This is a predicted structure of a 374-nucleotide RNA (Bacterial RNase P class A) from Rhodobaculum claviforme. The sequence was found by an Rfam model in a public genome assembly.
[in-house]
RNA sequence: GCGGAGGGCUGGAUGGCCGCGCCCCGCUUGCGGGGUGAGGAAAGUCCGGACUCCAUGGGACAACGGUGCCGGGUAACGCCCGGCCGGGGCAACCCGAGGGAAAGCGCCACAGAGAUGAGACCGCCCUGUUCCGACAGGGCAAGGGUGAAACGGUGGAGUAAGAGCCCACCGCGGACCGGGCAACCGGGACGGCACGGCAAGCCCCACCGGGAGCAAUGCCAAAUAGGGGCCCCGCGCGGCAUGACCGCAGGGAUGUCUCAGCCCGAGGGGCCCGGGUUGGCAGCACGAGCGUGCCGGUAACGGUACGCCCAGAUGAAUGGCCAUCCCCGGGGGCAACCCCGGGACAGAAUCCGGCUUACAGGCCCUCCGCGCAC
Numbered sequence: 001g002c003g004g005a006g007g008g009c010u011g012g013a014u015g016g017c018c019g020c021g022c023c024c025c026g027c028u029u030g031c032g033g034g035g036u037g038a039g040g041a042a043a044g045u046c047c048g049g050a051c052u053c054c055a056u057g058g059g060a061c062a063a064c065g066g067u068g069c070c071g072g073g074u075a076a077c078g079c080c081c082g083g084c085c086g087g088g089g090c091a092a093c094c095c096g097a098g099g100g101a102a103a104g105c106g107c108c109a110c111a112g113a114g115a116u117g118a119g120a121c122c123g124c125c126c127u128g129u130u131c132c133g134a135c136a137g138g139g140c141a142a143g144g145g146u147g148a149a150a151c152g153g154u155g156g157a158g159u160a161a162g163a164g165c166c167c168a169c170c171g172c173g174g175a176c177c178g179g180g181c182a183a184c185c186g187g188g189a190c191g192g193c194a195c196g197g198c199a200a201g202c203c204c205c206a207c208c209g210g211g212a213g214c215a216a217u218g219c220c221a222a223a224u225a226g227g228g229g230c231c232c233c234g235c236g237c238g239g240c241a242u243g244a245c246c247g248c249a250g251g252g253a254u255g256u257c258u259c260a261g262c263c264c265g266a267g268g269g270g271c272c273c274g275g276g277u278u279g280g281c282a283g284c285a286c287g288a289g290c291g292u293g294c295c296g297g298u299a300a301c302g303g304u305a306c307g308c309c310c311a312g313a314u315g316a317a318u319g320g321c322c323a324u325c326c327c328c329g330g331g332g333g334c335a336a337c338c339c340c341g342g343g344a345c346a347g348a349a350u351c352c353g354g355c356u357u358a359c360a361g362g363c364c365c366u367c368c369g370c371g372c373a374c
Base pairs, nucleotide, nucleotide: 001370002369003368004367005366006365007364008363009362010361012325013324014323015322016321017320018319020037021036022035023034024033025032026031039345043356044355046354047353048352049351050350051213052212053211054210056260057259058258059257060256061255064209065208066207067206068205069083070082071081072080073079084098085096086095087094088093099204100203104202105201106198107197108196121144122143123140124139125138126137127136128135129134152170153169154168155167156166172191173190176187177186178185179184217282218281219280220279227273228272229271230270231269232268233267236248237247238246239245240243250264251263252262289308290307291306292305293304294303295302296301326343327342328341329340330339331338332337
């Protein structure tokens, strides 16, 4: 200098005039003053929660769904950090739907001789015959071909030709030893020299999970029709102090069972149709909050000290105009400078922690590769 990889920040600023939302103060009905006012993604609604209500709660099971190597972080997660293994890349780095194929079922199209316990198309070797074209019998799976994949690979020895038939190394297997919390890594010996892939096919295993959601929910005011129809279970027993009393059988609310409680015990439960309310207040922002320093930790993160308060609307506020500056591109000019154009993705609505997607331009840090110079 060029190319690449990982991470962080920013993505407009200032002044004036006019106009907005919320909060607070003053003064008293309308004005003045002060403070503050969209995001890193506010987006997607994909995860996890806080919070609220519901199922009466506890326990167990089923169904359904989710995650899937090891260790750590976190309120939690399918997230984040660190590692292991596998794949891509020269590398920095990136990716992984990363448990189980000996519990079972299923699939591997086409091509090919043959795709699980398979196989002889082209071929190689031996013997015999021969009309010299070839035929018959036997052996082979090493070479070639087909395919995503061919029942281990390379080399040697051996053989008629061959084959783990045998040997060396690699690979595979179950034990043993060493390191590591672990995933896993390493080592020497032994072994039969052999039973492929797909679980992101069903499935098995381990762990986790109740439902709905701020249009949750609570209060006030107001209004209407204390409306109508259908179905199911039951309408029994005992006590005495004779009652709208007590107890029991039985019934009810949950996918099933069990325990406890509650309601009914002469009523209870289920389904459907219809009517009224569309107003106000709360929920509503102090938070698993933010900033800085220090300590612990490889890190994620945690602890601690000090400081800060940073939207709460409800058809939905933060805007309009002017000027100057900033950044980028183009043109003119010796220069000073002048002119023109542009400045991304995009707007809160209960709130957080993540993931994913979109993003003009600018700045910073670290690392890898290549080239050159000293």

Its mean pLDDT, the model's own confidence on a scale to 100, is 77. It matches the Rfam family "Bacterial RNase P class A". The family's RNA type in Rfam is ribozyme. Gene Ontology terms of the family: tRNA processing, ribonuclease P activity and dimeric ribonuclease P complex.